A computed fold for a 99-nucleotide RNA, annotated as SAM riboswitch aptamer (S box leader).
The model forms 97% of the base pairs in the Rfam consensus.
Its mean pLDDT, the model's own confidence on a scale to 100, is 82.
[in-house]
């Protein structure tokens, strides 16, 4: 890199450093940013995975590995309906297993 497979409308700082981008294909939007982006360190959060309680089940606790902390995955592209929305999909992102 590629399979499979759960999950993705909740949760995460008025912190220090730096100092112009950012929001994770790709396009078209919208949006956040000097009242201070991205990335670093702090600090949280608690999806999966270990751990430990209880345990039919369900829960619950810690954060040890990864992961995340503006708006739903920001929104939309395909398709379907009752058509300023909503449903399903396809796409993407996380973990776990494989290869």
């Nucleotide at each position: 890199u590629c399979c499979u497979u759960a999950u993705c409308a909740a949760g995460a700082g008025c912190g220090g450093c730096g100092g112009a981008g950012g929001g994770u294909a790709c396009a078209g939007g919208c949006c956040c940013u000097g009242u201070g982006a991205a990335g670093c360190c702090c600090g949280g959060c608690a999806a999966c995975c270990u751990g430990c309680c209880u345990u039919u089940u369900c829960g619950g606790c810690a954060a040890g590995g990864u992961g995340c902390c503006a708006a739903a995955u920001c929104c939309u592209g395909c398709g379907g309906a009752u058509u300023a929305u909503c449903c399903g999909a396809a796409a993407g992102a996380u973990g776990a297993g494989g290869u």